This is a predicted structure of a 76-nucleotide RNA (transfer RNA) from Alphaproteobacteria bacterium RIFCSPHIGHO2_02_FULL_46_13. The sequence was found in a public genome assembly. Rfam family: tRNA. Rfam classes the family as a transfer RNA. Its mean pLDDT, the model's own confidence on a scale to 100, is 81. The organism belongs to Alphaproteobacteria, within Bacteria.

């Protein structure tokens, strides 16, 4: 440099046909006993990578442009 993938909670990931943003695990808080801690409830946590468009509505569709992976070229 082309082209495929892929970017949503601290981490790992989902999220249908475009219609209220979740799960687990970690983190707090409380029960409970079997106390370096396990188990139970519950509670907080989010510019959905940046920016624009399309729509009555955008994690989703379209344009760029960044990060991460990966194929391929090129390496005078």
């Nucleotide at each position: 440099g082309a082209c495929c993938g892929u970017g949503u909670a601290g981490c790992u990931c989902a999220g249908c046909c475009g219609g209220u943003a979740g799960a687990g695990c970690a983190a707090c808080u409380g029960a409970c006993u079997u106390u370096u801690a396990a188990u139970c409830a519950g509670u907080a946590g989010g510019u959905c990578g940046c920016g624009g468009g399309u729509u009555c509505g955008a994690g989703c569709c379209c344009c760029g442009c960044c990060g991460c992976g990966g194929u391929c070229a090129c390496c005078a």